[in-house]
Formats: sequence, C1' cells, structure tokens
RNA sequence: GGGCGAUUAGCUCAGUUGGCAGAGCGCCGCUUUCGCAAGGCGGAGGUCGCCGGUUCGAAUCCGGCAUCGUCCACCA
Repeated sequence: GGGCGAUUAGCUCAGUUGGCAGAGCGCCGCUUUCGCAAGGCGGAGGUCGCCGGUUCGAAUCCGGCAUCGUCCACCA
C1' cells in the first nucleotide's frame, strides 16, 4: 500500500431487503427473607464510530475518513 470483516446501552451481541432502536448480563428501586442469594415487578442508561450524499423517511443504501482484527504485497 491492497483485499475482506467488524464498529449499536457499562459488557456480550441482535436488529437482513429503509418506517417507534432492542435482548441477555450488569446497575437502581420495590417485592420476598431474620438477613443474603435466587425469583417476581418496575426503572434508568443510546449523537447506532465520524463527516457528507440519496430519500417524505437512513442503524440499514452510496462516498470519504478513523479505529480494531485478519490475509496478501512491498521494504529491510
């Protein structure tokens, strides 16, 4: 330098042909218990990596950039 893949909640990840952003774990509150854990109920938490474009409408499509992983090439 080139190819491919990934980037979404604190963590691990869904979200697939563009139409309300989600799950599990974790966190907070309530319940239960003598108490803790487990269980049940409820809640908080998101510029969907960044900048543009297309569209009535973009996490999703297009372009560029960044970071990470992987393979190849080059130099030595």
A computed fold for a 76-nucleotide RNA from a Pseudomonadota bacterium, annotated as transfer RNA. RNAcentral holds the sequence, with entries from ENA.